RNA sequence: GUGAGCCGGGCAAUCGCUGCCAUCGGUAACCUCUCCGCAAGGGGAGAAGUGCCGGUGGGAGAGGAAAGUCCGAACUCCACAGGGCAGUGCGCCGGGUAACACCCGGGCGGGGCGACCCGACGGAAAGUGGCACAGAAAACAAACCACCUGCGAGCAACCCGAGGAACGGGUGAAAAGGUGGGGUAAAAGCCCACCGCGCGGCUGGCAACAGACGUGGCAGGCCAAACCCCGCACGGAGCAAGACCAAAUAGGGAGGCUGAUCGGACGGCCCGUCCGCGUCUCCGGGUAGGUUGCUGGAUCCCGCCAGUAAUGUCGGGACUAGAGGAAUGAUUGCCCUCGCCGGAGCUCGAGGCUGAAAGGCCGAGAGCGAAGGUGGGACAGAAUUCGGCUUACAGGCUCACU
Numbered sequence: 001g002u003g004a005g006c007c008g009g010g011c012a013a014u015c016g017c018u019g020c021c022a023u024c025g026g027u028a029a030c031c032u033c034u035c036c037g038c039a040a041g042g043g044g045a046g047a048a049g050u051g052c053c054g055g056u057g058g059g060a061g062a063g064g065a066a067a068g069u070c071c072g073a074a075c076u077c078c079a080c081a082g083g084g085c086a087g088u089g090c091g092c093c094g095g096g097u098a099a100c101a102c103c104c105g106g107g108c109g110g111g112g113c114g115a116c117c118c119g120a121c122g123g124a125a126a127g128u129g130g131c132a133c134a135g136a137a138a139a140c141a142a143a144c145c146a147c148c149u150g151c152g153a154g155c156a157a158c159c160c161g162a163g164g165a166a167c168g169g170g171u172g173a174a175a176a177g178g179u180g181g182g183g184u185a186a187a188a189g190c191c192c193a194c195c196g197c198g199c200g201g202c203u204g205g206c207a208a209c210a211g212a213c214g215u216g217g218c219a220g221g222c223c224a225a226a227c228c229c230c231g232c233a234c235g236g237a238g239c240a241a242g243a244c245c246a247a248a249u250a251g252g253g254a255g256g257c258u259g260a261u262c263g264g265a266c267g268g269c270c271c272g273u274c275c276g277c278g279u280c281u282c283c284g285g286g287u288a289g290g291u292u293g294c295u296g297g298a299u300c301c302c303g304c305c306a307g308u309a310a311u312g313u314c315g316g317g318a319c320u321a322g323a324g325g326a327a328u329g330a331u332u333g334c335c336c337u338c339g340c341c342g343g344a345g346c347u348c349g350a351g352g353c354u355g356a357a358a359g360g361c362c363g364a365g366a367g368c369g370a371a372g373g374u375g376g377g378a379c380a381g382a383a384u385u386c387g388g389c390u391u392a393c394a395g396g397c398u399c400a401c402u
Base pairs, nucleotide, nucleotide: 001401002400003399004398005397006396007395009335010334011333012332013331014330015329017061018060020058021057022056023055024054025053026052027051029050030049031046032045033044034043035042036041063379067390068389070388071387072386073385074384075238076237077236078235087234088233089232090231091230092106093105094104095103096102107121108119109118110117111116122229123228127227128226129223130222131221144169145168147164148163149162151161152160177195178194179193180192181191182190196218197216198215199214200213202211203210204209242292243291244290245289252283253282254281255280256279257278259277262276263275264274265273266272299318300317301316302315303314305312306311336377337376338375339374340373341372345368346367347366348365351362352361353360354359
């Protein structure tokens, strides 16, 4: 350098937060007993249980991405004869899975010396459209420079006109196969060989595809994450889904009651009747509020076996937040870890001094670096639940490979 997997601070003390369990004390709404009363209702006593208040003790309490809400599902409600249009998504082949746009293996194309990485990877010979600038021309191809003359004018060259060709130059992201040879006035798949491309069957492979063979001088640029065409798939909304219980107030319905004294209708007046208003009881819907959905599940870990693998069968083990404006924290100490300062000391050492030599001494500089000091430890925060993808992330560990 490449790929894969993993951790993501530890311990202690003190003070807290949210559920749960146990226990103690209190309370008396439910409850039990009892008294008055025809009843409705009211009074008294009790405290095992439910509830409420308080104390004590115990135990549990965020992530690898809880995130983005981008895919796929479970679950719930709504909709739904059948067919079509529109719309959206996907698109090499085989396999895995509850499912997927995910994963595994393979093919093809591209990148890298390599380990390895990247690819929305059907169709541009159905149609429509686009291709900035530059350039003659951006596609039923074209001719700016240069090239050529089997032509015209001219003695001839240049030039001019007429023509040839598309090889070379130039422009551009991109210009109608590539290399070599033959051929020609000059050229050109014009002809030939090899490569490429198309078509055909053959062989191998489940297939994508590959290989060799034959054949055609050879279709016509690029863009479909432009419209479009082809094939396949798809109903909508989401736990604020949904279910249950259910105040006060207002409103609805049914029934009763009241008016000597309210309003309206029955043409005026009286009676009467009806309606309204008022009031009481009951019923039903909805709101606040409460309960549920709710956390044990396509769950996690280990092992055997099958499989290249993804994954699956089987066996054993584990229980791991369920709150509801939302808890999971703070402080201190010690440790761990990273950076900086610091320099005890260690190693190397250009060169110099000394010495007969062995050696000794000095030594610019380079590397490592103890004590001690100081600063930092990320990204982030469950909210119905799973499977994925993507994005963020201080620091560290392991394995394999180049």
Predicted 3D model of a 402-nucleotide RNA (Bacterial RNase P class A) from a soil metagenome. RNAcentral holds the sequence, with entries from MGnify. The model forms 93% of the base pairs in the Rfam consensus.